[in-house]
RNA sequence: AAUGCAAGCCGUUCUAUCGCUGUCCCGAUUUAUCGAGAGAGAGGAAAGUCCGGGCAACAUAGAGCAUCUCGCUUCCUAACGGGAAGGCGUUUAGGAUUGAAUGCCUAAACGACAGAAAGUGCCACAGAAAAUAUACCGUCCCGACUUUAAGUUGGGAUAAGGGUGAAAACGUGAGGUAAGAGCUCACGAUCUCGCUAAGUGAUUAGCGAUUUGGUAAACCUCGGGAGUUGAAAGACCAAAUAGGCUAACGCAUGUAGGGCGGCUCGUUCGAUGUUAGUGGGUAGGUCGUUAGAGCUAAACGGCAACGUUUAGACUGGAUUAAUGAUAGAAUUCCGAUUUAUCGGAAACAGAACCCGGCUUACAGGCUUGUAUUUUUU
Numbered sequence: 001a002a003u004g005c006a007a008g009c010c011g012u013u014c015u016a017u018c019g020c021u022g023u024c025c026c027g028a029u030u031u032a033u034c035g036a037g038a039g040a041g042a043g044g045a046a047a048g049u050c051c052g053g054g055c056a057a058c059a060u061a062g063a064g065c066a067u068c069u070c071g072c073u074u075c076c077u078a079a080c081g082g083g084a085a086g087g088c089g090u091u092u093a094g095g096a097u098u099g100a101a102u103g104c105c106u107a108a109a110c111g112a113c114a115g116a117a118a119g120u121g122c123c124a125c126a127g128a129a130a131a132u133a134u135a136c137c138g139u140c141c142c143g144a145c146u147u148u149a150a151g152u153u154g155g156g157a158u159a160a161g162g163g164u165g166a167a168a169a170c171g172u173g174a175g176g177u178a179a180g181a182g183c184u185c186a187c188g189a190u191c192u193c194g195c196u197a198a199g200u201g202a203u204u205a206g207c208g209a210u211u212u213g214g215u216a217a218a219c220c221u222c223g224g225g226a227g228u229u230g231a232a233a234g235a236c237c238a239a240a241u242a243g244g245c246u247a248a249c250g251c252a253u254g255u256a257g258g259g260c261g262g263c264u265c266g267u268u269c270g271a272u273g274u275u276a277g278u279g280g281g282u283a284g285g286u287c288g289u290u291a292g293a294g295c296u297a298a299a300c301g302g303c304a305a306c307g308u309u310u311a312g313a314c315u316g317g318a319u320u321a322a323u324g325a326u327a328g329a330a331u332u333c334c335g336a337u338u339u340a341u342c343g344g345a346a347a348c349a350g351a352a353c354c355c356g357g358c359u360u361a362c363a364g365g366c367u368u369g370u371a372u373u374u375u376u377u
Base pairs, nucleotide, nucleotide: 001373002372003371004370005369006368007367008366009365010364012330013329014328015327016326017325018324020041021040023038024037026035027034028033043348047359048358050357051356052355053354054353055230056229057228058227062265063264064263065262067226068225069224070223071222072086073085074084075083076082087113088111089110090109091108092107093106094105095104114221115220119219120218121215122214123213136162137161138158139157140156141155142154143153144152145151146150170188171187172186173185174184175183189212192209193208194207195206196205197204198203234287235286236285237284244278245277246276247275248274249273257269258268259267260266295312296311297310298309299308300307301306331346332345333344334343335342336341
């Protein structure tokens, strides 16, 4: 310097004229409008509606079953399927080392990460055989036949070599054997248990004994958690008429019926009552509605996420729904080309109760870290 990967930030700026919406203040006018002035006015994702909350209603308080959801450890947070730091496992690339394997170092990526030694299932196809497994090719031994190099065939042994497969019943090497096999030895891996040491913990290391397919995003077991609905939630004021008519149940015993996520228990509302249907009238306005688990800066603490303290500022509130148009200059990028000019482009995209995350979209520019390659010193 180039390329790849990862993380973060910006994402057009200024001036002039006219225009839009809210608020404050003044004047006119009078119940709603006009004029002048001051200030403010859509994002990092406002998108998706995938999670978690605040808030509101269901009068109030539960228990059990079922259902759903979460699943390594510690910390942060109001909480989360979020974030930070770790642990373990897997994969890719490179390096060192060994007789060989396991294991080690660096960088990057991924993990739907409790339990297979409680039980029941499943492992298609291929293959001889897929968990109470097995001999297709092959290897070895004994016998027979022949064309005597070897081949064919009968019996026995075998699971080291080869094949099929995602996976073949722990791995590597040596010895041993007729040929082989944990058959024996050495070095390793895995399951479970015990002891010692370190750590807040997940775990790690050592010693000893024991064990040897996978699968729980299969049923299941273990442990934790869970009311529902949703701003078209809801509350209040105004207006309006026919609180009419029909049917069922019922008229005090808290009944009929209703509410409390599904069911049961329980509890509660309930009498000119409850439920269902039908019919008529009205539907204008205010609140909810934005000063907050918030934002900016500094110091301190912490590896970090983040927390504490101090100071500063107030930044939409629409409801048929507002922030735009014109002109000029500047900035960035692309192309042409006589190095100075011309032309073009400037992304994704617009709040409607609010907040914290996740996911998706994005022209271009900047910063940091890391790996590889090349060049120079």
Annotation: A computed fold for a 377-nucleotide RNA from Pedobacter cryotolerans, annotated as Bacterial RNase P class A. Lineage of the source: Bacteria > Sphingobacteriia > Sphingobacteriales > Sphingobacteriaceae > Pedobacter. The sequence was found by an Rfam model in a public genome assembly. The model forms 98% of the base pairs in the Rfam consensus.